This is a predicted structure of a 146-nucleotide RNA (SAM riboswitch aptamer (S box leader)) from Nocardioides sp. The coordinates come from a structure-prediction model, not an experiment, and the mean pLDDT is 75. It was read from a public genome assembly, where an Rfam model found it. The source organism's lineage runs through Bacteria, Actinomycetota, Actinomycetes, Propionibacteriales and Nocardioides.
[in-house]
RNA sequence: CGCUCAUCAAGAGGGACUGAGGGAACGGCCCUGUGAAGUCCCGGCAACCGUCUGCUGCGCCUCCUGCUCCGGAACACUCCGGUGGCAGUCGCGGGAACGGUGCCAAAUCCGGCCCGUGGCGAGAGUCGUCACGGGGAAGAUGAGGG
Numbered sequence: 001c002g003c004u005c006a007u008c009a010a011g012a013g014g015g016a017c018u019g020a021g022g023g024a025a026c027g028g029c030c031c032u033g034u035g036a037a038g039u040c041c042c043g044g045c046a047a048c049c050g051u052c053u054g055c056u057g058c059g060c061c062u063c064c065u066g067c068u069c070c071g072g073a074a075c076a077c078u079c080c081g082g083u084g085g086c087a088g089u090c091g092c093g094g095g096a097a098c099g100g101u102g103c104c105a106a107a108u109c110c111g112g113c114c115c116g117u118g119g120c121g122a123g124a125g126u127c128g129u130c131a132c133g134g135g136g137a138a139g140a141u142g143a144g145g146g
Base pairs, nucleotide, nucleotide: 001146003144004143005142006141007140008139013042014041015040016039017038021031022030023029026111027110028109043104044103045102047101048100049099050098051097055094056093057092058091059090064088065087066086067085068084069082070081071080072079073078108138113135114134115133116132117131118130119129120128121127
């Protein structure tokens, strides 16, 4: 830089330095010297990924391991069989802790493109406008490939 998939209506502070901008671009509309963006310290939120432990619900009893039940064999150690049982392992879900990123104004702040529904302008067509619903585009974050 690019591709794929997933999520985006929730959530989350304080201080120091600095000094004018910021909310992706565009149009709105907002935030900001009661201090923007940035950097640092402490703190927090919780989406993805990883680790770990034992916690919890469900599933599976296929294989394996351990214990155990019944029957048979055997002097015994033990061995064989079973629609056996229980636990572990395994799988799915929920939760906790730690780590890697991320994030801590406003629904991704709202909108643009397509479709639908309704109100209004005006009784119909058409058009305009407002709102709601669905789907896209673009963006952000995570994970996995290139």